[in-house]
Context: one part of a larger RNA
RNA sequence: UGACGGGGACCCGCACAAGCGGUGGAGCAUGUGGUUUAAUUCGAAGCAACGCGAAGAACCUUACCAAGUCUUGACAUCCCGGUGACGCAUGUAGAAAUAUAUGUUUUCUUCGGAACACUGAAGACAGGUGGUGCAUGGUUGUCGUCAGCUCGUGUCGUGAGAUGUUGGGUUAAGUCCCGCAACGAGCGCAACCCUUAUUCUUAGUAGCCAGCAGGUAAAGCUGGGCACUCUAGGGAGACUGCCAGGGAUAACCUGGAGGAAGGUGGGGAUGACGUCAAAUCAUCAUGCCCCUUAUGAUUUGGGCUACACACGUGCUACAAUGGCGUAAACAAAGGGAGGCGAAGGAGCGAUCUGGAGCGAACCCCAAAAAUAACGUCUCAGUUCGGAUUGCAGGCUGCAACCCGCCUGCAUGAAGCCGGAAUCGCUAGUAAUCGCAGAUCAGAAUGCUGCGGUGAAUACGUUCCCGGGUCU
Numbered sequence: 001u002g003a004c005g006g007g008g009a010c011c012c013g014c015a016c017a018a019g020c021g022g023u024g025g026a027g028c029a030u031g032u033g034g035u036u037u038a039a040u041u042c043g044a045a046g047c048a049a050c051g052c053g054a055a056g057a058a059c060c061u062u063a064c065c066a067a068g069u070c071u072u073g074a075c076a077u078c079c080c081g082g083u084g085a086c087g088c089a090u091g092u093a094g095a096a097a098u099a100u101a102u103g104u105u106u107u108c109u110u111c112g113g114a115a116c117a118c119u120g121a122a123g124a125c126a127g128g129u130g131g132u133g134c135a136u137g138g139u140u141g142u143c144g145u146c147a148g149c150u151c152g153u154g155u156c157g158u159g160a161g162a163u164g165u166u167g168g169g170u171u172a173a174g175u176c177c178c179g180c181a182a183c184g185a186g187c188g189c190a191a192c193c194c195u196u197a198u199u200c201u202u203a204g205u206a207g208c209c210a211g212c213a214g215g216u217a218a219a220g221c222u223g224g225g226c227a228c229u230c231u232a233g234g235g236a237g238a239c240u241g242c243c244a245g246g247g248a249u250a251a252c253c254u255g256g257a258g259g260a261a262g263g264u265g266g267g268g269a270u271g272a273c274g275u276c277a278a279a280u281c282a283u284c285a286u287g288c289c290c291c292u293u294a295u296g297a298u299u300u301g302g303g304c305u306a307c308a309c310a311c312g313u314g315c316u317a318c319a320a321u322g323g324c325g326u327a328a329a330c331a332a333a334g335g336g337a338g339g340c341g342a343a344g345g346a347g348c349g350a351u352c353u354g355g356a357g358c359g360a361a362c363c364c365c366a367a368a369a370a371u372a373a374c375g376u377c378u379c380a381g382u383u384c385g386g387a388u389u390g391c392a393g394g395c396u397g398c399a400a401c402c403c404g405c406c407u408g409c410a411u412g413a414a415g416c417c418g419g420a421a422u423c424g425c426u427a428g429u430a431a432u433c434g435c436a437g438a439u440c441a442g443a444a445u446g447c448u449g450c451g452g453u454g455a456a457u458a459c460g461u462u463c464c465c466g467g468g469u470c471u
Stems, first nucleotide, its partner, number of pairs: 007471007015461002019425005026316008034307002042053002064302007073125001077124002080120005087104007106115003127291002130289003136285002138280003141276001143274001148187006154163003167178003193268004198236007207226002212223003239262001242256005318418001322377005328371001334365003339358002344353003384415001389410007431453007
């Protein structure tokens, strides 16, 4: 000087408390450990690994295993020789890779050749998801969006260092004010950026009968019009600006007015100096080491999907604030051309047929669902719950056996609210309800977004956890 203390003082945070809903019990989904296996590829490991890398393993992916093959190589550059192609089509052998047969098939040219492609040979070399994240770059997590971390000059100290940055107030904040051997400055804080809430204006191929006319079974459907809604450009608006009280006449705090919004209005992006030899050599790059007829390359099949068990994260439930049926209503944000696919028709249905329209404020996906109304069930392992299994089908795709998703009929398991323990959340939040997208041929209970309905509680800081300042 730091760090630490079951030392002290002060302050903060869904940290506790006050509440609401969960996990831990059940079934299933998914990840991990373990075990098994020819292989179950590799990485991630308290918080900060475990629905994580993976925004999607049938083949491919794929790195693993078995078997079949290749050795200048699947990929790059260079030298020499040969051929004129490469490719495409049809055969044969084979699991395929591959080998082989036939047919067809280049350009420029001064005819010397050149370009390009294939093939052969010899090497230089290629190649490696092989090792080391404790050799590294880059990127990322975390403390933590916590309020801190430093520097120049001066002063003090033999020096390490101190001061400034401490103190009195105040703040979300080293935020600001006052004081002070300090005076200034930098990186952080805040603001500048995006979005949302109000309004004005500009512009109307979506919106409106608002006002006029036409028109229909109905309909912005048509003429016409931008008033409103909306869309997307430009402004305005919030600054403790105004008032009162408190305070030290300060910073600031409390209350009020006006206002769509009030004291950072809500949300996002933004992550200081550093810590953890934190993570990643398997995104990529890269030093060194290692392999070089193999630790490289290729093909078929298998595996990553195993299953006595243990843990994490989720979904669905255990029901009446509910289940089922009937007929009604109201979103936002997205996606669409090898695509979205309407109306109509077939099927109980998945789906099939059909092909209008649309590169989309125009057409389509598209039905929002909880909700409201009516009816039924009457507390039961049930008209709750849907696992599991049988049969019959549909879709994608060379191909659904290992190992996909969906539909119908039948089957109907555990489960009657969960021990010790433990998690999230302070407002349009929790809870609950559906919708969309990325990845993607197909394959979400995951992830990322969107809106609908919409609470309870916070006395307070003694205690638990974490953090900050002084000592």